[in-house]
Context: one part of a larger RNA
This record gives sequence, structure tokens and C1' cells, in this order.
RNA sequence: CUGGGCGUAAAGAGUACGUAGGUGGCUAAGUAAGUCGGAUGUGAAAUCCCCGGGCUCAACCUGGGAAUUGCAUUCGAAACUGCCUAGCUAGAGUAUGGGAGAGGAAAGUGGAAUUCCCGGUGUAGCGGUGAAAUGCGUAGAUAUCGGGAGGAACACCAGUGGCGAAGGCGGCUUUCUGGCCCAAUACUGACACUGAGGUACGAAAGCGUGGGGAGCAAACAGGAUUAGAUACCCUGGUAGUCCACGCCGUAAACGAUGAGAACUAGAUGUCGGGGAGAAUUAACUCUUCGGUGUCGCAGCUAACGCAUUAAGUUCUCCGCCUGGGGAGUACGCCGGCAACGGUAAAACUC
Repeated sequence: CUGGGCGUAAAGAGUACGUAGGUGGCUAAGUAAGUCGGAUGUGAAAUCCCCGGGCUCAACCUGGGAAUUGCAUUCGAAACUGCCUAGCUAGAGUAUGGGAGAGGAAAGUGGAAUUCCCGGUGUAGCGGUGAAAUGCGUAGAUAUCGGGAGGAACACCAGUGGCGAAGGCGGCUUUCUGGCCCAAUACUGACACUGAGGUACGAAAGCGUGGGGAGCAAACAGGAUUAGAUACCCUGGUAGUCCACGCCGUAAACGAUGAGAACUAGAUGUCGGGGAGAAUUAACUCUUCGGUGUCGCAGCUAACGCAUUAAGUUCUCCGCCUGGGGAGUACGCCGGCAACGGUAAAACUC
């Protein structure tokens, strides 16, 4: 190299876009690079293989053939691949008309609740726990009513509901903006798929500068518990959580399942469109396209399970795996303000 794999055993990159590259729809004509066939030359000898011969046999020696699957030249073939030319519309895309949506960004705005402040009523407790204590309260708390401030999050609706490539997205309004679905026509005419490098996005925590700070809360303090209690429980409480800008680039970033395409029984729920039927009132039946679930046949699987949203049957391209530990570590390099991230061994050992 061939070969075997990647849901849970080692193994799908967190996600997308896209460069090189790889791969690529239908019909004709041409070409002849790949491909296939013939011929010629060459492919040293020995060795190997086949048929003979010689040492009494064998090893060994020896004659002939085959083989040398290669290369070059030349003559042909034209199905397939390539190249070139002409065309097509089933892939892909554009236009028109509808539609759903927590998709994104910015600005504005609303009510409930917590906390704090001011005022009223009111009096001795409140709070907290398994039980307590720390804590708060006669300088008037808790409770209750009125007013005010400020920050953060948006109850019900709410749903294996929706949207987004993933991360993720939820009060309301406006502006800007991306994608998707459906229907019927028209247009372009393979414009496609994947994607090493690369680029962009990327929860939380963390970092830098400046704001903000209600609640919650690492660290920290105190009270308990306990043999101890650097914890679990309680009372407090700072970073942080929030905003702007800039970094970081990792997660059980999970469907532990890469992307695209085709094919392969069904049943049932739900979301967004379209069509038909009967009823014209909400609603019903059938059907079709696109999503999202549950169950299930064939098939697959070590089993569990998967099963038209495949882990089935195939094709194209990429990534990754190769016993456990050492180790996702050391060293080097690259990135980062740092924290650290990426790449990534070996000795040794079982």
C1' cells in the first nucleotide's frame, strides 16, 4: 500500500463559509491523453518454472523453451473517463405572489416582585433551623398603607411548539437586517457536492479600560454541626453576575451520531403552507410539500438499540482511531496582557 473501523468499546473537528485539490446530470459530433488490442525493438547472463541430457541417484552441472507482468516506437478500436464543440432541463440558482417564526442588531417603553429611602398606623418581637445561635429590633424593627429611588429578570401564554450553521434565542413597540417554507408560471443552463490550509462565528468562567450594582453569590467573616468540619445548614458578604469597547477560544460545545445525494413496509401525534370533497360556523375527511416527535417491518447491530430525521442499501469528499498508564503531559514552535489554548512525543511500566 492493500485491509478494518469511528451512537455507548479507541475514534466525527464546537459550527459555518470558502481557496487549492478530489468528485460530478442528460443527448449528440469530434479528438485519442487515460483505457483496450496487434506488431517491432529492447527487457544481459545466472537464478525461479516446464521439457530433455550428464555424473550409479541426488545435490550439482548442462541444452532448449517459457517467463521477464516493464519501457519505447508504430498500426488500430472508441464503450467508459478526460479534452473540445453544439444542445437539453430532471441538479443548482433567479424573478413573481403568498406565509410562519424567542433568527440577528439598535432605540424606546410596561407591569409584577425583591432591596433601599421618606412619611403614616402600630408594639415587642422579627428572622432562621432538625433544633439553635450568630444577625435585626424600644434610637420603634417585623407586619401594614402611601410616596420615591435603582438594578436585574420577564409569571400566565408555553407546547418532545417555533427560529437559527452551531453556540444560542422568550414582556411590548418601532427602525434596520439574515435565512427558511409553499404555490404557479417564466428565465439562466450543470453555474453543482465536498473541502487540506485559511477566514469568521463560538455557552459559562476568566482578563483589560470605563461605567453600573437591586437580587444572587466564589473568596472571606461569624454562628451551628462534628472527634475534627478549612464542608453540607444558618446570618452576613467582595469579586463576579449587568452595560460599552477590546481580548480569551474552551465545554458531557451531546443526537456522545461530519456534510451532500439516491433508494428501501407502514401506523400515529404535532407545527407551517397548498389542493380537493362535503358542510358553509368553530370544525371534519382525503391528499401533497417542508419541519419536529412517538411506535414499528425488512435490514443492520456484540448487545442495547437504530429503523424514510437510519446506526438499512449505495456513491462522493473531508476529519479522526490503532492496548492501559506515563499524557492531552514534557520539549520545541505558534497564539494570548495573563490565565492558558493549539500542535504533540519518549524513556519507563503493566